[in-house]
Context: one part of a larger RNA
RNA sequence: CUGGGUUUAAAGGGUGCGUAGGCGGGGAAUUAAGUCAGUGGUGAAAGCCUGUCGCUUAACGAUAGAAUUGCCAUUGAUACUGAUUUUCUUGAAUUGGGUUGAGGUUAGCGGAAUGUGACAUGUGGCGGUGAAAUGCAUAGAUAUGUCAUGGAACACCAAUUGCGAAGGCAGCUAACUGGGCCUUGAUUGACGCUGAGGCACGAAAGCGUGGGUAGCGAACAGGAUUAGAUACCCUGGUAGUCCACGCCCUAAACGAUGCUAACUCGAUGUUUGGGCGCAAGCUUGAGCAUCCAAGGGAAACCGAUAAGUUAGCCACCUGGGGAGUACGUCCGCAAGGAUGAAACUC
Numbered sequence: 001c002u003g004g005g006u007u008u009a010a011a012g013g014g015u016g017c018g019u020a021g022g023c024g025g026g027g028a029a030u031u032a033a034g035u036c037a038g039u040g041g042u043g044a045a046a047g048c049c050u051g052u053c054g055c056u057u058a059a060c061g062a063u064a065g066a067a068u069u070g071c072c073a074u075u076g077a078u079a080c081u082g083a084u085u086u087u088c089u090u091g092a093a094u095u096g097g098g099u100u101g102a103g104g105u106u107a108g109c110g111g112a113a114u115g116u117g118a119c120a121u122g123u124g125g126c127g128g129u130g131a132a133a134u135g136c137a138u139a140g141a142u143a144u145g146u147c148a149u150g151g152a153a154c155a156c157c158a159a160u161u162g163c164g165a166a167g168g169c170a171g172c173u174a175a176c177u178g179g180g181c182c183u184u185g186a187u188u189g190a191c192g193c194u195g196a197g198g199c200a201c202g203a204a205a206g207c208g209u210g211g212g213u214a215g216c217g218a219a220c221a222g223g224a225u226u227a228g229a230u231a232c233c234c235u236g237g238u239a240g241u242c243c244a245c246g247c248c249c250u251a252a253a254c255g256a257u258g259c260u261a262a263c264u265c266g267a268u269g270u271u272u273g274g275g276c277g278c279a280a281g282c283u284u285g286a287g288c289a290u291c292c293a294a295g296g297g298a299a300a301c302c303g304a305u306a307a308g309u310u311a312g313c314c315a316c317c318u319g320g321g322g323a324g325u326a327c328g329u330c331c332g333c334a335a336g337g338a339u340g341a342a343a344c345u346c
Base pairs, nucleotide, nucleotide: 004317005316006315007300008299012314014201015200016199017198021194022193023192025088026087027086028085029084030083031082033081034080035077036076037075038074039073040072041071042070049065050064051063052062053061054060091191092188093187094186095185096183097182098181099180100179103177104176105175106174107173108172109171110154115149116148117147118146119145120144121143125136126135162169163168206247207246208245209244210243211242215241216240220236221235222234223233258313259312260311261310262309263308266291267290268289269288270287271286272285273284274283275282276281295302296301319346320345321344328339329338330337331336
């Protein structure tokens, strides 16, 4: 190079935007770079291969041919690819009109509940557990009522729902703002797909500075349990959880399934648009799900949201352990992250 793979066996990058590159819709013209054909030159000799010949044969040798699949020049061909010009509208996009949603950011507001404080009623317990104890309580607790205060999260609606590129997003209202979908004209006229590097985003935990701290709660303390109990259970409780700004950049970041486009029998539910209809319903899009035909698959299963049939581009895999380690480099305040071996061993 050819070739095989990536749901679960090793293997899809956490996600997007996008540079180079790769690939790229229909018609016409020109060109002739790739491509194809002819001719010429060159492609040393030996060797290899084939024919013939010479040593008694063979090895060996001689001779002729073939081969040397290449390169250069030149003359042509023009289907395909390329280049240039022109044109088209179906890919892509813009615009008009509708529509959808927990999409994002900021601000304000609300009620329930927990905690705390004050006052009132009231008296001996409360709390907790398998059972207890630590703990709280006559300095008046627990319980009940009223008021106040503070922080965090938003019951019901709620769904196999919806939105978002992913992470993720849920009380209400407003402002600002991104996207999707539908629809009929109009507009641009291939403007497209993918995307090594790069840039941006990226749960939780963690880090820095400054706030905040109700509940929960690593660490820690005590009480239990136990042979022990550095746990599970209980009583407390710091960091943290919350906010602002700045870092970290990892997850079973999962659909363990990269993106885009085309094609392939049906059924059911549901969300949201359009058309017809009084309605029932029919029809046409875009999603979210369930079951299945063909087909695929080692099977489980997948099956128009493919893991089917194809094309383009990227990423990744090549026995287990050693090891996501060492070394080096880059990034980070650190924690650590990214890249990433070998010896040895089975």